[in-house]
RNA sequence: GGAUGAAUAGCUCAAUGGCAGAGCGUUCCGUUGUUAACGGAAGGGUUGAAAGUUCGAGCCUUUCUUCAUCCG
Numbered sequence: 001g002g003a004u005g006a007a008u009a010g011c012u013c014a015a016u017g018g019c020a021g022a023g024c025g026u027u028c029c030g031u032u033g034u035u036a037a038c039g040g041a042a043g044g045g046u047u048g049a050a051a052g053u054u055c056g057a058g059c060c061u062u063u064c065u066u067c068a069u070c071c072g
Base pairs, nucleotide, nucleotide: 001071002070003069004068005067006066007065010024011023012022013021018055026042027041028040029039030038048064049063050062051061052060
């Protein structure tokens, strides 16, 4: 320098173009003599950045950034 893939909650990951979710973790409540475990609830997101298409974009298109792999 070229090719491909990835970027979504604190972590690991989902999400046919139509209300952004789950598990773990965090906080609170219940249960227990206590802890753990278990049950319930809450909080937590400018979906990497900027544009475009569309009535509507996490999803489609373009550019950029970062990371990984491969080729040279």
The RNA shown here (transfer RNA) has 72 nucleotides and comes from Williamsia sp.
It was read from a public genome assembly.
Its Rfam family is "tRNA". It is annotated as a transfer RNA.